FMN riboswitch aptamer (RFN element) from Propioniciclava sinopodophylli, 128 nucleotides, folded computationally. Its mean pLDDT, the model's own confidence on a scale to 100, is 86. NCBI's taxonomy places the organism under Bacteria, Bacillati, Actinomycetota, Propionibacteriaceae, Propioniciclava. The RNAcentral record of the sequence draws on Rfam.

C1' cells in the first nucleotide's frame, strides 16, 4: 500500500381549483437511498429497507416481543444524435414509486423514523 476496531457521516420533494370535508380528487409541478457498469443511471446488474416464512438463541404478564442466519417478495424507458464505447451523456417524448392513518382516494401530509441501513471521506489505535 491493505485488514481489523472505533469516531463520525449515511432520503428528497406543492402549489391552486372544486368542495361542508381533499397538500389524497382535478390542474400544473416537484422528488429520486447505496454499489457496479469500457461515459455520468429513480426506470441496466446487484444491495439496503418495508412486508412474509422458517431454524436457532434470549425474554415474558404465555397474548407476545426482540436478536442473528436462510429464503421469498420487492415499481418503472423508448426513439434519435454524438463516439472506439452510453437503455447512464445531448435532444424527444415517456413511465415508477412499499405499509397503517386521515370527516374525500397519498412518491410528496402524519406516523414507525431521535429507528433501520446498504455504504462511504477523512481521523485514531492496532497489524502490516
Nucleotide at each position: 500500500a491493505c485488514g481489523u476496531g472505533c469516531u463520525c457521516c449515511g432520503g428528497g420533494g406543492u402549489c391552486g381549483g372544486u368542495g361542508a370535508a381533499a397538500c389524497u380528487c382535478c390542474g400544473a409541478a416537484c422528488c429520486g437511498g447505496c454499489g457496479g457498469u469500457u461515459a455520468c443511471a429513480g426506470u441496466c446488474c446487484g444491495c439496503g429497507a418495508c412486508c412474509c416464512a422458517g431454524c436457532g438463541g434470549c425474554c415474558c404478564u404465555c397474548g407476545g416481543g426482540c436478536c442473528c442466519c436462510u429464503g421469498g417478495c420487492u415499481g418503472a424507458c423508448c426513439c434519435g444524435g454524438u463516439g472506439g464505447a452510453a437503455g447512464u451523456c445531448c435532444g424527444g417524448g415517456a413511465c415508477c414509486g412499499a405499509c397503517g392513518g386521515u370527516c374525500a382516494a397519498a412518491g410528496u401530509c402524519c406516523g414507525g423514523a431521535u429507528g433501520g441501513g446498504a455504504g462511504g471521506a477523512a481521523g485514531c489505535a492496532c497489524g502490516g